[in-house]
Predicted 3D model of a 78-nucleotide RNA (c-di-GMP-I riboswitch aptamer) from an uncultured Bacillota bacterium.

RNA sequence: UACUGUAAAUAGCAAAACUAGUGAAAACUAGUGACGCAAAGCUAUAGGGCCUUCGCAAGAUGGUAGCCAGUUGCCGUU
Numbered sequence: 001u002a003c004u005g006u007a008a009a010u011a012g013c014a015a016a017a018c019u020a021g022u023g024a025a026a027a028c029u030a031g032u033g034a035c036g037c038a039a040a041g042c043u044a045u046a047g048g049g050c051c052u053u054c055g056c057a058a059g060a061u062g063g064u065a066g067c068c069a070g071u072u073g074c075c076g077u078u
Stems, first nucleotide, its partner, number of pairs: 002078001004076002012037002017032006035066001041071003047068002049064003054059001
């Protein structure tokens, strides 16, 4: 440097549900809580998908990075 996550170590994140708050909704924030995650770090004005509202349809101005993607990076094996 490349590939890789079988084994090890050190750390990290936190699904559902419940409580409180925000929101038209999707959903988000905080607490409790762990289903899982080798990028479940970051990016929603590169792009696709999906969700929501309204709509005959086309179609977001709202969301989602724990759908794909882009980008940066820790530890170790080979």

The sequence was found by an Rfam model in a public genome assembly. The prediction has a mean pLDDT of 79.